The prediction has a mean pLDDT of 80.
c-di-GMP-I riboswitch aptamer from an Acidobacteriota bacterium, 109 nucleotides, folded computationally.

[in-house]
RNA sequence: CACCGACAAAGCCACAACCGGCGAAAGCCGGCGUCGGAAAGCCUCGGGUCCUCGCUCCGCCCGCCACGAGAUGAAGGCGGUAGGAACCCAAGAUCGCCGGGCUACCGAA
Numbered sequence: 001c002a003c004c005g006a007c008a009a010a011g012c013c014a015c016a017a018c019c020g021g022c023g024a025a026a027g028c029c030g031g032c033g034u035c036g037g038a039a040a041g042c043c044u045c046g047g048g049u050c051c052u053c054g055c056u057c058c059g060c061c062c063g064c065c066a067c068g069a070g071a072u073g074a075a076g077g078c079g080g081u082a083g084g085a086a087c088c089c090a091a092g093a094u095c096g097c098c099g100g101g102c103u104a105c106c107g108a109a
Stems, first nucleotide, its partner, number of pairs: 004107002012037002018031005035096001041102003045099003048094003052090001054089001056085003061080005067073001
């Protein structure tokens, strides 16, 4: 120095709940608290999961176009509107979900 992690030593962080605040939400910040943690220190680089005020998607309805012998119109295209979020996309969150990167106290086996 690297690896490793003790019934060692000194310490550290702080789950959930509750209170206050921010946020559309997931969640975050502070206090209290202590489930746990050898990186539960930091970073969204890769993956996973979570959220949705949507720029995204959906399909109902309405109108127009094209087609047609015809219209109460199968499929197609354009536009509008109320609604929805299963999927795509987008943005956000989570490092105490995993991997990765960087840094770090102690020193038994």